A computed fold for a 476-nucleotide part of an RNA from a metagenome, annotated as small-subunit ribosomal RNA, 3' major domain. The full RNA is in RNAcentral, with records from SILVA.
Context: one part of a larger RNA
RNA sequence: UGACGGGGGCCCGCACAAGCGGUGGAGCAUGUGGUUUAAUUCGAUGAUACGCGAGAAACCUUACCAGGGCUUGACAUAUUAGUGACCGUUUUAGAGAUAAAGCUUUCCUUUCGGGGACACUAUUACAGGUGCUGCAUGGCUGUCGUCAGCUCGUGCCGUGAGGUGUUGGGUUAAGUCCCGCAACGAGCGCAACCCCUAUUGUAUGUUACUACCAUUAAGUUGAGGACUCAUGCAAGACUGCCGGUGACAAACCGGAGGAAGGUGGGGACGACGUCAAGUCAUCAUGGCCCUUAUGUCCUGGGCUACACACGUGCUACAAUGGCCGGUACAGAGUGAUGCGAAGCAGUGAUGUGGAGCUAACCGCAAAAAGCCGGUCUCAGUUCGGAUUGCAGUCUGAAACUCGACUCCAUGAAGGUGGAAUCGCUAGUAAUCGCAUAUCAGCAUGAUGCGGUGAAUACGUUCCCGGGCCUUGUACA
Numbered sequence: 001u002g003a004c005g006g007g008g009g010c011c012c013g014c015a016c017a018a019g020c021g022g023u024g025g026a027g028c029a030u031g032u033g034g035u036u037u038a039a040u041u042c043g044a045u046g047a048u049a050c051g052c053g054a055g056a057a058a059c060c061u062u063a064c065c066a067g068g069g070c071u072u073g074a075c076a077u078a079u080u081a082g083u084g085a086c087c088g089u090u091u092u093a094g095a096g097a098u099a100a101a102g103c104u105u106u107c108c109u110u111u112c113g114g115g116g117a118c119a120c121u122a123u124u125a126c127a128g129g130u131g132c133u134g135c136a137u138g139g140c141u142g143u144c145g146u147c148a149g150c151u152c153g154u155g156c157c158g159u160g161a162g163g164u165g166u167u168g169g170g171u172u173a174a175g176u177c178c179c180g181c182a183a184c185g186a187g188c189g190c191a192a193c194c195c196c197u198a199u200u201g202u203a204u205g206u207u208a209c210u211a212c213c214a215u216u217a218a219g220u221u222g223a224g225g226a227c228u229c230a231u232g233c234a235a236g237a238c239u240g241c242c243g244g245u246g247a248c249a250a251a252c253c254g255g256a257g258g259a260a261g262g263u264g265g266g267g268a269c270g271a272c273g274u275c276a277a278g279u280c281a282u283c284a285u286g287g288c289c290c291u292u293a294u295g296u297c298c299u300g301g302g303c304u305a306c307a308c309a310c311g312u313g314c315u316a317c318a319a320u321g322g323c324c325g326g327u328a329c330a331g332a333g334u335g336a337u338g339c340g341a342a343g344c345a346g347u348g349a350u351g352u353g354g355a356g357c358u359a360a361c362c363g364c365a366a367a368a369a370g371c372c373g374g375u376c377u378c379a380g381u382u383c384g385g386a387u388u389g390c391a392g393u394c395u396g397a398a399a400c401u402c403g404a405c406u407c408c409a410u411g412a413a414g415g416u417g418g419a420a421u422c423g424c425u426a427g428u429a430a431u432c433g434c435a436u437a438u439c440a441g442c443a444u445g446a447u448g449c450g451g452u453g454a455a456u457a458c459g460u461u462c463c464c465g466g467g468c469c470u471u472g473u474a475c476a
Stems, first nucleotide, its partner, number of pairs: 001476002003473003007470007015460002019424005026315008034306002042053002064301007073126001077125002080122005088103006107116003128290002131288003137284002139279003142275001144273001149188006155164003168179003194267004199235007209224002213222002238261001241255005317417001321376007333364003338357002343352003383414001388409002391406004430452007
């Protein structure tokens, strides 16, 4: 100087407390461990692994296994020699890769010797490796932590390590600001500048909108530039104003006005560093290793196994509910090998159909909870839907291993879950649906979007984590 203490002081955080809803019990989905397996590819492992890499494992992907092939190679550049355009296509054998035999075609240029491009065969340099090392690395990322800290120059103090500044008194979300002080300044952080959102004005009105005037089944059409909305530009919030407290300070408390008030709400943004944290399997890369194989092509299988254990979820156990009928209101997206309307067929998945749409125009599209009416009457039930049997639909060469969905039948566990444990402070929790990426097909996951919309916070003694000062130390 740090680190540590079941030392002290001050302070903060859904850290506790006060509340609301869960997990832990059930069934299923998914990830992991374990076991099994020819293979169940690899990585991630307290917090900071476990719906994680994977924003889509039937083939492909795919790295794993079995079998069948290839060896200048599936891919790149170059050299030498030879042949021929390339491409396209047929037949046979085969699981296919591939092999064999055919058909078609006859490039550009030329001084007719040749030259060029492309393909194939042979040759040599080389290619190739998701092989090892994240403890050789770059880059990227998690975490402490959006915590308020981390440092430097000059000066001063100390033999020196180092200290001072950065401590102290107040204050703040903040090393934020004020005052004081052997310090005076400065940098990286904080804040602000950026984006979204909340209010108003103004400009422009089509594909958006419709108050007045016509018109219609309908903003449908004329018309309008008021309103909504969209897209620009501008205004607005600064403790600016008033009162009180305070040290004549910073600031705090209350109030006015205001759409908004003291960081208005959210996002992006992550200091010096810590964990030899994670990643050589995104990529890049040193070293090592393989080179008729640890490379590469193909078929089939596996990653989907199943006594079990754990994590994360979904659905429930019902009446604030289930079922049936009627009826209302979003936002944000997305769509030309795509979205696909009306109509028709089917109980339905869906099929048919093909209007319109390169989309503020048309489509996906029905929002759901809600509201109105009816029914069920506390039961393993008209709760719950696992499991299983039959029959189908769709995608796709192909749904056996191993897809999703539909109809009929079946109707399991489950009556609110032990010890323990998680999230959340407001348009939040809880609850309800919608969209998108991936994608031929496949969502209870992920990322977004809106609808309905709470309870509680006395307080900081205690648990956990963190910041500052101080103290002890056989620790560094």